Predicted 3D model of a 679-nucleotide part of an RNA (large-subunit ribosomal RNA, domain II) from a Prevotellaceae bacterium. The sequence was found in a public genome assembly.
[in-house]
Context: one part of a larger RNA
RNA sequence: UCCGGCGAGUUGCGUGUGCGGGCAAGGUUAAGCGCUAAAGGCGCGGAGCCGAAGGGAAACCAAGUCUUAAGAGGGCGUGAAGUCGGUACAUGCAGACCCGAAACCGGGUGAUCUAUCCAUGUCCAGGUUGAAGCUGCCGUAAAAGGCGGUGGAGGACCGAACCCACAUCCGUUGAAAAGGGUGGGGAUGAGGUGUGGAUAGGGGAGAAAUUCCAAUCGAACUCGGAGAUAGCUGGUUCUCCUCGAAAUAGCUUUAGGGCUAGCCUUGAUGGAGUCUGAUGGAGGUAGAGCACUGAAUUUCCUAGGGGGCGUCAAAGCCUACCGAAGAAUAUCAAACUCCGAAUGCCAUACAGAUGCUCAUCAGGAGUCAGACCGCACGAGAUAAGUUGGGUGGUCAAAAGGGAAAGAGCCCAGACCUGCAGCUAAGGCCCCAAAGUGUGUGUUAAGUGGAAAAGGAUGUGGGAUCUCGAAGACAGCUAGGACGUUGGCUCAGAAGCAGCCAUACAUUUAAAGAGUGCGUAAUAGCUCACUAGUCGAGAGGCCCUGCGCCGAAAAUGUCCGGGGCUGAAACACACCGCCGAAGCUCAGGAAUCAUGAAAAUGAUUGGUAGAGGAGCAUUCUUACGGGGAAGAAGCAGUACCGUAAGGGAUUGUGGACAUGUAAGAAGAGAGAAUGCCGGA
Numbered sequence: 001u002c003c004g005g006c007g008a009g010u011u012g013c014g015u016g017u018g019c020g021g022g023c024a025a026g027g028u029u030a031a032g033c034g035c036u037a038a039a040g041g042c043g044c045g046g047a048g049c050c051g052a053a054g055g056g057a058a059a060c061c062a063a064g065u066c067u068u069a070a071g072a073g074g075g076c077g078u079g080a081a082g083u084c085g086g087u088a089c090a091u092g093c094a095g096a097c098c099c100g101a102a103a104c105c106g107g108g109u110g111a112u113c114u115a116u117c118c119a120u121g122u123c124c125a126g127g128u129u130g131a132a133g134c135u136g137c138c139g140u141a142a143a144a145g146g147c148g149g150u151g152g153a154g155g156a157c158c159g160a161a162c163c164c165a166c167a168u169c170c171g172u173u174g175a176a177a178a179g180g181g182u183g184g185g186g187a188u189g190a191g192g193u194g195u196g197g198a199u200a201g202g203g204g205a206g207a208a209a210u211u212c213c214a215a216u217c218g219a220a221c222u223c224g225g226a227g228a229u230a231g232c233u234g235g236u237u238c239u240c241c242u243c244g245a246a247a248u249a250g251c252u253u254u255a256g257g258g259c260u261a262g263c264c265u266u267g268a269u270g271g272a273g274u275c276u277g278a279u280g281g282a283g284g285u286a287g288a289g290c291a292c293u294g295a296a297u298u299u300c301c302u303a304g305g306g307g308g309c310g311u312c313a314a315a316g317c318c319u320a321c322c323g324a325a326g327a328a329u330a331u332c333a334a335a336c337u338c339c340g341a342a343u344g345c346c347a348u349a350c351a352g353a354u355g356c357u358c359a360u361c362a363g364g365a366g367u368c369a370g371a372c373c374g375c376a377c378g379a380g381a382u383a384a385g386u387u388g389g390g391u392g393g394u395c396a397a398a399a400g401g402g403a404a405a406g407a408g409c410c411c412a413g414a415c416c417u418g419c420a421g422c423u424a425a426g427g428c429c430c431c432a433a434a435g436u437g438u439g440u441g442u443u444a445a446g447u448g449g450a451a452a453a454g455g456a457u458g459u460g461g462g463a464u465c466u467c468g469a470a471g472a473c474a475g476c477u478a479g480g481a482c483g484u485u486g487g488c489u490c491a492g493a494a495g496c497a498g499c500c501a502u503a504c505a506u507u508u509a510a511a512g513a514g515u516g517c518g519u520a521a522u523a524g525c526u527c528a529c530u531a532g533u534c535g536a537g538a539g540g541c542c543c544u545g546c547g548c549c550g551a552a553a554a555u556g557u558c559c560g561g562g563g564c565u566g567a568a569a570c571a572c573a574c575c576g577c578c579g580a581a582g583c584u585c586a587g588g589a590a591u592c593a594u595g596a597a598a599a600u601g602a603u604u605g606g607u608a609g610a611g612g613a614g615c616a617u618u619c620u621u622a623c624g625g626g627g628a629a630g631a632a633g634c635a636g637u638a639c640c641g642u643a644a645g646g647g648a649u650u651g652u653g654g655a656c657a658u659g660u661a662a663g664a665a666g667a668g669a670g671a672a673u674g675c676c677g678g679a
């Protein structure tokens, strides 16, 4: 991992509701007893319970009663039949659908492991060092002291056994649930070790690490309380049919749990409900505005303040400073409003549409983590596949077609069958169904097929202004002068460092007291301006379509790929076609409605969940038939049924098995890191 078997809403009592049955103003027995003798038996037993009367705290009264002073008013009653079994569902008490803790408590068992202690034994090759003491000699007044010898001390030294476990390698489904290799430490000591004994779990022991107490230790193991509890996780077994949610509100030591409401379902009762229009309303949003509250701009005016002058002090004067209030001007606001929509909302003895969509009561739920998308908002950074509500949609619980691929986007809601037709979104060169469709333009960037501020004689369209046959624009030829080197400044300043003037003046077709380059300053080149030549458009600005640059990232390129340029790109228009489980057609099934029927019409996606109808398994009862001329079981097969399933037949097998009608359940497995067995 697979296969087989086992494996989870049960039972008792109580309560409620529905259905069905008995009896009925009544219904019913419980314990117990008798008979019978195993049968969902018969009888006795009326104690008790429910109902037939309520009201009041109660006394108490009673179809009434309580309140009260009350013959008032008001509250609760009277006017609708119950009760006892059965059955379905739900619920309460019980382990209460099953499995699962970490733990808690009680009684015991453990110190053959290990910790410490006690008693009694035992072990430590070999080598080294050489303390005290003693002794000899020297030495001293005697000592002290020195030297030699002897001696054999030490948590002394080196190092095996033995004990330990510091480093590293291997081992890590190991040879081993702690080992092996190579080195390492202690090795006469706080040493190692044998045997026997002591200490026990809210306890022991501990050279102390939450360390050890039998491979278990922040509290051992074992049995019991015990099926502890688990608002948590997992699992919960056949089929078909009808309907079909929620992820919200309020409260909650509440937030991943509950309760009530909302939304779903089933039944009963009632007769409403919804949409559109019309009419009538409330309102302060969008917008707008500045009349209020505030914010904010410039100017004027002017209290007040600052500064200056003035002065002993002041008065007074000035002010390119600040500036309330006021005036003018142009603005801003979710918590501003003199105003003010569209929608939405409410109502209607109105009109139309729809046709059970609505309400109430009763039984049963599930839901309380929602997600994304569009729109108007808050938070955030006008960030997030972010977060919070509002509103609509989809997903959730929705398959199909499109978006290459894809919960939430676009189209569209799958009862079944069909090698029939029409369409939607989206497409029609090939992959790949359908146009290499038509017409007119645009784009040259593979733009299309990723991006901003910003930049640019890209190119198309439009508008406007100026110049132009009295010759424009561009090119070419020629001129571009004079007072003068304007004045000042300066070392110099001559059109061209800088300052002043420049609407000075002269000659002119025209020529600036000069547009740039240039020089130390001149010079030189050039421009404006003018003439000639040429001969028809030229230039500026604005709006707009499509393009260009801006453009650097990690497997392989921003069309799905091939590939595409009068397009297979973009814009506009038109004709055709393809394209889905949509719609239609043909056949069939079910549900509901109408109907006497025939039939007709509508409906039939679905998680949680509600409701309905069935299939199969085991056993029991009644009736029936089957079986050695072969039961069950097993294996094969092209049969039947909408499904669960049912049959027939052949082989095997060798003795039971089953139909119908009921009843009762150890009643259906693929999942529980399920349990047991096997491969």
Stems, first nucleotide, its partner, number of pairs: 001679006011094009021084003026050003032044004054061002064076004097235002100232001104225006115199009124189001126158003129154001133150006162186003166183005201217001203213003210219001238614006248261005262367002264364007272357001273354005278348004287339001288337002293333003298328003304322002306319004370395006377388003400411003415588004420584003426578003429562003435575001437574006448564001454549002458546005464540004475533005481506001483504001486500003512527001516525002589604006615668001617665008626656001633652005639646002